[in-house]
Context: one part of a larger RNA
RNA sequence: CUGGGCGUAAAGGGCGCGUAGGCGGCCUGGUAAGUCAGGGGUGAAAUCCCACGGCUCAACCGUGGAAUUGCCUUUGAAACUGCUGGGCUUGGAUCCUGGAGAGGGUGGCGGAAUUCCUGGUGUAGGAGUGAAAUCCGUAGAUAUCAGGAGGAACACCGGUGGCGAAGGCGGCCGCCUGGACAGUAUCGACGCUGAGGCGCGAAAGUGUGGGGAGCAAACAGGAUUAGAUACCCUGGUAGUCCACACCGUAAACGAUGGAUACUAGGUGUUGGGGGCAUGACCCUCAGUGCCGGAGCUAACGCGUUAAGUAUCCCGCCUGGGGAGUACGGUCGCAAGGCUGAAACUC
Numbered sequence: 001c002u003g004g005g006c007g008u009a010a011a012g013g014g015c016g017c018g019u020a021g022g023c024g025g026c027c028u029g030g031u032a033a034g035u036c037a038g039g040g041g042u043g044a045a046a047u048c049c050c051a052c053g054g055c056u057c058a059a060c061c062g063u064g065g066a067a068u069u070g071c072c073u074u075u076g077a078a079a080c081u082g083c084u085g086g087g088c089u090u091g092g093a094u095c096c097u098g099g100a101g102a103g104g105g106u107g108g109c110g111g112a113a114u115u116c117c118u119g120g121u122g123u124a125g126g127a128g129u130g131a132a133a134u135c136c137g138u139a140g141a142u143a144u145c146a147g148g149a150g151g152a153a154c155a156c157c158g159g160u161g162g163c164g165a166a167g168g169c170g171g172c173c174g175c176c177u178g179g180a181c182a183g184u185a186u187c188g189a190c191g192c193u194g195a196g197g198c199g200c201g202a203a204a205g206u207g208u209g210g211g212g213a214g215c216a217a218a219c220a221g222g223a224u225u226a227g228a229u230a231c232c233c234u235g236g237u238a239g240u241c242c243a244c245a246c247c248g249u250a251a252a253c254g255a256u257g258g259a260u261a262c263u264a265g266g267u268g269u270u271g272g273g274g275g276c277a278u279g280a281c282c283c284u285c286a287g288u289g290c291c292g293g294a295g296c297u298a299a300c301g302c303g304u305u306a307a308g309u310a311u312c313c314c315g316c317c318u319g320g321g322g323a324g325u326a327c328g329g330u331c332g333c334a335a336g337g338c339u340g341a342a343a344c345u346c
Stems, first nucleotide, its partner, number of pairs: 003318004007300002012314001014200004021193003025088007033081002035077008049065006091190001092187003096183003103177007110154001115149007125136002162169002205246006214240002219235004257313006265291011276279001295302002319346003328339004
């Protein structure tokens, strides 16, 4: 010496399920592979190191020792790891009971609003802007009343509220279905993580077929301007919606991987359980916020929902640009995705 890191400096995989592998609770018997101790064999010579000696010294050389951190064998030890037998219940799982929820899928229903159509009333404007114009309207618009059509989205409730692994999920009702939580009981370590792999994955985009009210890339026109391929206005097609099949990305963010244990509190809130003295009460479990102690941090800040203290497993980083580019491979209908350099330069 045997690396340091990943909230914001480079760096947590978008998320899950899980294969190999790595790691693994308490008590006890056996074994002796790992481990430890002793003995034996071997570990060529030279070199290196130590001591002494030979050339007048040194380099060089000679003799002896040490070393050769290893391997094999043998005798033992049994704490720890492994293997094996038995037991345990706290990790984990399961049954039952109970309540909460925009969790997912599917079918049906509802009202408000926009647009369009038909009819009535009614007359000269309406719309739009900073101001205008394009635009709509005497072939009767705007306004208003009645009826009808159709698509999309669900005001109030609504909340640092809830649910979900993430993406995400919001009118009402039915059906199918996943998960979490609490309280008993049961099984008895059955666990954690997870390279590959498989699945899920906003928006946009793609294919085929449908649908199309509003909105609206592209596009057209009107304005603005020196110009205006924009911002503003009038229109408007893909798209937005549905079914099926692709795509596989994101500031996919808590910019914070997962699991377990431990380490002051205070306060709000969601869903359970328990207590009695029934209260603006106390205890407890699971979640979700704020503040804050120790500790941590370059600081900001984090602070039992850790970025604290530790252990296990995975992913990732290693100066900026070149570049998430080129080439190759692979996936995709395509768009492109994944993997991912170098020269050169500072």